[in-house]
RNA sequence: UGUGCGGUAGCAAAAUGGCAAUGCCUCCGACUGUUAAUCGGAUGAGUGCAGGUUCGAAUCCUGCCCGCACAG
Numbered sequence: 001u002g003u004g005c006g007g008u009a010g011c012a013a014a015a016u017g018g019c020a021a022u023g024c025c026u027c028c029g030a031c032u033g034u035u036a037a038u039c040g041g042a043u044g045a046g047u048g049c050a051g052g053u054u055c056g057a058a059u060c061c062u063g064c065c066c067g068c069a070c071a072g
Stems, first nucleotide, its partner, number of pairs: 001071007010024003018055001026042005048064005
């Protein structure tokens, strides 16, 4: 430098054009002599950045930034 894949909550990770799931963590409660485990509930993101297309964009298009792999 080129090609491919990826960037979404504190962490992990879905959603493939119609108002962003889920798990862990955290907090509250139940259970227990206590802790742990188990069970119930609650809170948190507008999706790497900037534009474009569209009635509508995490999703499609363009540029840029970052990470990984391969090639040189």